The RNA shown here (small-subunit ribosomal RNA) has 1525 nucleotides and comes from a metagenome.
The sequence is in RNAcentral, with records from SILVA.
RNA sequence: AGAGUUUGAUCCUGGCUCAGAAUGAACGCUGGCGGCGUGGUUAAGACAUGCAAGUCGAACGGUUUUCAUUGAAGGGCAACCGGAUAUGAAAGCAGUGGCGAACGGGUGCGUAACACGUGAACAAUCUACCUCCAAGUGGGGAAUAGCUCGCCGAAAGGCGAAUUAAUACCGCAUGUGGUAGUUUCUCGCAUGAGAGACUUACUAAAGUCAGGGACCGCAAGGCCUGACGCUAGGAGAGGAGUUCGCGGCCUAUCAGCUAGUUGGCGAGGUAACGGCUCACCAAGGCUAAGACGGGUAGCUGGUCUGAGAGGAUGAUCAGCCACACUGGAACUGAGACACGGUCCAGACACCUACGGGUGGCAGCAGUUUCGAAUCAUUCACAAUGGGCGAAAGCCUGAUGGUGCGACGCCGCGUGAGGGAUGAAGGCCUUCGGGUUGUAAACCUCUGUCACCGGGGAAGAAACGCUUCAAGUUAAUAGUUCGAAGCCUGACUUAACCCGGAGAGGAAGCAGUGGCUAACUCUGUGCCAGCAGCCGCGGUAAUACAGAGACUGCAAGCGUUAUUUGGAUUCACUGGGCAUAAAGGGUGCGCAGGCGGCCAAGUGUGUGAGGCGUGAAAGCCCGGGGCUUAACCCCGGAAUUGCACCUCAAACUACAUGGCUAGAGCAUUGGAGAGGGUAGCAGAAUUCACGGUGUAGCAGUGAAAUGCGUAGAUAUCGUGAGGAAUACCAGAGGCGAAGGCGGCUACCUGGACAAUUGCUGACGCUCAGGCACGAAAGCGUGGGGAGCAAAAGGGAUUAGAUACCCCUGUAGUCCACGCCCUAAACGGUGCACACUAGGUCUUGGCGGAUUCGACCCCCCCAGGGCCCAAGCUAACGCGUUAAGUGUUCCGCCUGAGGACUACGGCCGCAAGGCUAAAACUCAAAGGAAUUGACGGGGGCCCGCACAAGCGGUGGAGCAUGUGGUUUAAUUCGAUGAUACGCGAGGAACCUUACCUGGGCUAGAAUGCUGGAGGACCGUCUGUGAAAGCAGAUUUUAUAGCAAUAUACCUCCAGUAAGGUGCUGCAUGGCUGUCGUCAGCUCGUGCCGUGAGGUGUUGGGUUAAGUCCCGCAACGAGCGCAACCCCUAUCUUCAGUUGCCAACGGGUCAUGCCGGGAACUCUGAAGAAACUGCCGUCGUAAGACGCGAGGAAGGAGGGGAUGAUGUCAAGUCAUCAUGGCCUUUAUGCCCAGGGCUACACACGUGCUACAAUGGGAAGGACAAUGGGCUGCUACCUGGCGACAGGAUGCUAAUCUCAAAAACCUUUUCUCAGUUCAGAUUGUAGUCUGCAACUCGACUACAUGAAGCUGGAAUCGCUAGUAAUCGCGCAUCAGCAAUGGCGCGGUGAAUACGUUCCCGGACCUUGCACACACCGCCCGUCAAGCCAUGGAAGCUGGGUGUACCUAAAGUCGGUAACCGCAAGGAGCCGCCUAGGGUAAAACUAGUAACUGGGGCUAAGUCGGAACAAGGUAGCCGUACCGAAGGUG
Repeated sequence: AGAGUUUGAUCCUGGCUCAGAAUGAACGCUGGCGGCGUGGUUAAGACAUGCAAGUCGAACGGUUUUCAUUGAAGGGCAACCGGAUAUGAAAGCAGUGGCGAACGGGUGCGUAACACGUGAACAAUCUACCUCCAAGUGGGGAAUAGCUCGCCGAAAGGCGAAUUAAUACCGCAUGUGGUAGUUUCUCGCAUGAGAGACUUACUAAAGUCAGGGACCGCAAGGCCUGACGCUAGGAGAGGAGUUCGCGGCCUAUCAGCUAGUUGGCGAGGUAACGGCUCACCAAGGCUAAGACGGGUAGCUGGUCUGAGAGGAUGAUCAGCCACACUGGAACUGAGACACGGUCCAGACACCUACGGGUGGCAGCAGUUUCGAAUCAUUCACAAUGGGCGAAAGCCUGAUGGUGCGACGCCGCGUGAGGGAUGAAGGCCUUCGGGUUGUAAACCUCUGUCACCGGGGAAGAAACGCUUCAAGUUAAUAGUUCGAAGCCUGACUUAACCCGGAGAGGAAGCAGUGGCUAACUCUGUGCCAGCAGCCGCGGUAAUACAGAGACUGCAAGCGUUAUUUGGAUUCACUGGGCAUAAAGGGUGCGCAGGCGGCCAAGUGUGUGAGGCGUGAAAGCCCGGGGCUUAACCCCGGAAUUGCACCUCAAACUACAUGGCUAGAGCAUUGGAGAGGGUAGCAGAAUUCACGGUGUAGCAGUGAAAUGCGUAGAUAUCGUGAGGAAUACCAGAGGCGAAGGCGGCUACCUGGACAAUUGCUGACGCUCAGGCACGAAAGCGUGGGGAGCAAAAGGGAUUAGAUACCCCUGUAGUCCACGCCCUAAACGGUGCACACUAGGUCUUGGCGGAUUCGACCCCCCCAGGGCCCAAGCUAACGCGUUAAGUGUUCCGCCUGAGGACUACGGCCGCAAGGCUAAAACUCAAAGGAAUUGACGGGGGCCCGCACAAGCGGUGGAGCAUGUGGUUUAAUUCGAUGAUACGCGAGGAACCUUACCUGGGCUAGAAUGCUGGAGGACCGUCUGUGAAAGCAGAUUUUAUAGCAAUAUACCUCCAGUAAGGUGCUGCAUGGCUGUCGUCAGCUCGUGCCGUGAGGUGUUGGGUUAAGUCCCGCAACGAGCGCAACCCCUAUCUUCAGUUGCCAACGGGUCAUGCCGGGAACUCUGAAGAAACUGCCGUCGUAAGACGCGAGGAAGGAGGGGAUGAUGUCAAGUCAUCAUGGCCUUUAUGCCCAGGGCUACACACGUGCUACAAUGGGAAGGACAAUGGGCUGCUACCUGGCGACAGGAUGCUAAUCUCAAAAACCUUUUCUCAGUUCAGAUUGUAGUCUGCAACUCGACUACAUGAAGCUGGAAUCGCUAGUAAUCGCGCAUCAGCAAUGGCGCGGUGAAUACGUUCCCGGACCUUGCACACACCGCCCGUCAAGCCAUGGAAGCUGGGUGUACCUAAAGUCGGUAACCGCAAGGAGCCGCCUAGGGUAAAACUAGUAACUGGGGCUAAGUCGGAACAAGGUAGCCGUACCGAAGGUG
């Protein structure tokens, strides 16, 4: 510090998500040690049990026990027993009394408040204990607890009688003082404060303990001294109370609130001010700077985060506040309206003898409930602190410790060094290896922690006691101080140290698709599952699960929750508003905000310095202490704040005086659809009447409804009525906007120019407010020609609630009153200033010129266009800013839900304004880019259409496919681009399928080991065959031999086999767009970028072919050319081909000699390039019944197929990853099937006939094939063919007859002398075998069919059409197919409007899986949240009335008391309770409304392209989207 995610890609806007830090945490897995911290965040729910506040005998009376002294009565001869009594000491007990219990500890309910923080004020206050100062402490009295006795009660407790003490209580005295009064002085801050003086009045007290020299006393003691107390004052410290300024939550869908309310006077009350309370008087007080109401919440120092500013938070620690079961109240006291006090009411719980009582863990432990969740019913007062006490001491769940919990932070360890046969095992593998990995083993060491044994600090200094010394003193009391010694440790089985033993006891968790460090295998197969976001998973998953490996952190690691950061995503620092969310429809204008120049003044803000405060802790810095760190201690800095004092005076503000540049007024002038009212005008539509006139008119894509023979339309005349104002007219004018258009008059607003005067900042903006505000709509009354929602009818259509047509009502018009919205748009708030220009135009002045003007120049005010700088995401804006600045207002913060609901305000209604949430999504969106697409445009091409010729679709048959059937009908191919396709040839084989029979290292190959044998061959049995079982013959090569080699069989092993699956894992090959002209790159340039340019443009071409132009210049793959065939010629060569001339021969034939001319064959060349001429053109090029040439503008044909598209086709040609199979999905064999047949389709053949069929005769090719072959010729057969026989391994022989064609003849329009299917019989051939299932022949039979519906195919010249010939495969054949060959040989193309396909440019786009796209609404189904709703149920709050406990206060005749006073009663207030009517809020509800979400439901097709009727906004009426006005 950023990253992921909208898109095909880009930039921007914008949300969502992640990486960091943190936590009082929880959960999952795991867990060695120690230190320091920390631990009920939920139910302020309920609590068993124990403890948490006592202490003082040196305040007091009593009582119990023990000890000591005393030792009575009594007994005893006595010793003595006995122990009463008294005293003392010690320890305890309850009570009176004092102090404490108001601290400490807990919790955060309430509280939006002077509660808290901060700074002030109290001249308006109080203060126990403590300190200091300065006085005093005299003398009396009456009671009462306790105790005893009696009574009541279950208990708790209570009552009565008698008796008693005090530092308890009450008088009296004294009065330093204090209070009150009078007065003087000083001071201050308004009320006032302090000090002094005077006067009288009022006003205190308590003793206890210790010691004792002198003095007094019989003694007790007095007395004195000391200590602790007590009283009245003054001061201090600390504490408390009160007041004020400022600061810190949400909500305006809470806008008005308030009667003790605001103030005054008087009184009461308080420690004290005060409506704090009361009587009277006045009518005030608060509020947009947010009152009142609602919701939430303890506040702060701080804590977490952040660069900071901020944001969130308020556990532990510290300060303040509030509370103590809930509510109310007071008492006591210095202090409470009191956590472990009292009274009352309520709820709950417990005890009960049913009469009545008792209780309050939000103290420490603990229990229960709740909850995701939070500990021991521990030790000690040793330390620190607190209470009491003179003290010892006692008490202290404060506190100090320990325990439990990885809850957090910090530290340590789980070993270190060496060690490569890189062991084994695991995992992966391309089978070579790699990795785990120096890791282990093994060797050498060490000893932290834990364990065992031994030792062992500090925390402890005091108080106190003993002894000694000093000060004070009369004192050896007492007290203060010093020295020595003694005493005190919960933790503690501690820290720490020493020794011992042994690597021994100690590693997990999460992750590994990107963000984000880390990859492979197996399993699974949109299943199971993962997921923070994007997203993975549908048979090769680095994303699921497991394993291995790796990465990160580590006694922890992950997850969840929450906060902050990233988020500049509420923007003060630090954002925006033309199009992304966002400028109010427009103006006027109060409050508010901001504001021109000069001068001097003040000193509000502002700046500087000083001072006080800003608690401690924390953070930061520097030191120090624990072995380190965490932690702790010390010091500093900081605490950005607030208050006060002093100074400055530029800016700001205030008050004062001036100025004229802003603003305004006056004068002159012209322009204008600015507004309002009244009147007038002409054209046109319609209607009425009349005339002329006759059959149609009107309307449309075409029609129909409609009008018309009762006379329309047309035309002429007259009249009526309403609405709107052609031309002028313009990017023109005016207005704040909406908006304004004939002419005239009247009334009236504003702007502009020029001129000189005047006022003197009077200005700008504007929340709320007021006014205006198109159309539609509403109310009342008019008006109504045309037009026209709704409605009716006619068409269109699958339907047509529409588009089109014919009618037609509201309405449109007027007056008055409402409504208040628009895509009310420049999608751009108002005002001011500044910042290059060019051009057009409206209004006006001026200059120059002119007789006067125009043209021309300048200025001001408007209206437009194009551009600079600059700005902008881009598009664009650009003196009319979206530039640069200033002021003010409005508005925005992801999309949907939602221009919605509820509430409020407005409206007659329609509705308007204001305006959420739940829930859902990871996007929604802007601009631009490249494509694709358009029932957009332009330009161009193609047998694309058109013009033609011939077909298909109808028939029969052949063939392929679908379907069906079947044991099997093997598999694949399926729009174009499958269907006479793989297959260029299924009777067996092929063959992959089915049935049945068999084999299992297997049908084939290589290798290793072992056994046997040569192998080969022959034969037998069984069998359908394969196979199984067996017999027989023969022994090979090298070596002397052992043995080895070769071959075969068997056994074992390595290894095989698969036409099984996946063409969506692949290679290769192929189809198609398409032989279409395109597809790209380098450098440069433009753009933020995707990209563009080049490749576009003007021409031209078959062509991105070429030329010209150009921020491009070049290049590559394609095009073309190079290659082959063919058309012409030349040269060379001349057999098997040829035969002109010469010779020979035959019935005849290049048959022979020969020839090399010709044809031909096959090798090398030539030839064509718009080269030449003319026209046009810049050129490229085009054109020409121009030339020449065999061929002319690519001569004809072929091969050749760019980047890419279709996950196109093929795992069954082949190859190949993965998966599956292994006595079978492999292999062998027999038979069957692939040939089935109600049917449908494709491709063909043959026909339907006379341009023909039959018969007879006659003529002319080329490509090819041939030895298991082609076969001449002869014979036989009607024939297929058979039997002989010859030539040819081929320019030699042969297939081989070419056919259409020509000549002659016949048939005469008929299902025929057409057509030949089908069937029968008899045959031929191939083959192991023609039944399923071959071809051919002969004879016989003689079906459909008479030119083919919708629709559809091919072809532009040697082409179509038509005719035959050959070949591959092949034993034969299904061939009518396929591939070739030649013969005969046309017609037509005006042209590019249309159909289809394609190329380029441009435009629109909401498409990018790309129009076979996207997408809207109703209906139907499921789920979810939510609104309304008759009602029902809760909650808190206010109001009114009734009732009213305890208690304070007030009043008071009877009773008590000597009295003070008390009891009782009455009154006011009041917690609580009750009643009533409202409002608010929450939950629930029959039914109901819309909304959201949900792969494959229904109906349509509204939007995106001109989306097929341009779309959208407001409004009105009918409807699914929507339609119309």